This is a predicted structure of a 115-nucleotide RNA (SAM riboswitch aptamer (S box leader)) from Zhihengliuella sp. NCBI's taxonomy places the organism under Bacteria, Bacillati, Micrococcales, Micrococcaceae, Zhihengliuella. It was read from a public genome assembly, where an Rfam model found it.
RNA sequence: CACCCAUCAAGAGCGGCCGAGAGAUCUGGAUCGACGACGCCGCAGCAACCAUCCGCCUCCCCGGCAUCCCGGCCGGACGACGACGGAACGGUGCUACCGCCAGAAGCGAUGGAGA
Numbered sequence: 001c002a003c004c005c006a007u008c009a010a011g012a013g014c015g016g017c018c019g020a021g022a023g024a025u026c027u028g029g030a031u032c033g034a035c036g037a038c039g040c041c042g043c044a045g046c047a048a049c050c051a052u053c054c055g056c057c058u059c060c061c062c063g064g065c066a067u068c069c070c071g072g073c074c075g076g077a078c079g080a081c082g083a084c085g086g087a088a089c090g091g092u093g094c095u096a097c098c099g100c101c102a103g104a105a106g107c108g109a110u111g112g113a114g115a
Base pairs, nucleotide, nucleotide: 004112005111006110007109008108013043014042015041016040017039021032022031025104026103027102028101029100044095045094046093049091050090052087053086054085055084057082058080059079061076062075063074064073065072099107
């Protein structure tokens, strides 16, 4: 960070610092907050987007068997820029409330890809 793709009702909090507002924008509502919110830092955790690894299946490839054909069975090995399941060392992200709710605007956040 223009354009593109995916996700946004699950899950996961303690400590230190700071000191007044906070959850993207506008309006309304309901919340959080001097019993210290928001933010920053540290640690811990959640999740599984990317990377990595493992398992199983399928496909591709090779060999064999049977067969008129279609198609099938058995064995083996590499690969898949294939599906599914799992692990969680790495890159991110996240850890009040459904992106807090409704309306408006189609915006925002995160990851991937890309520049």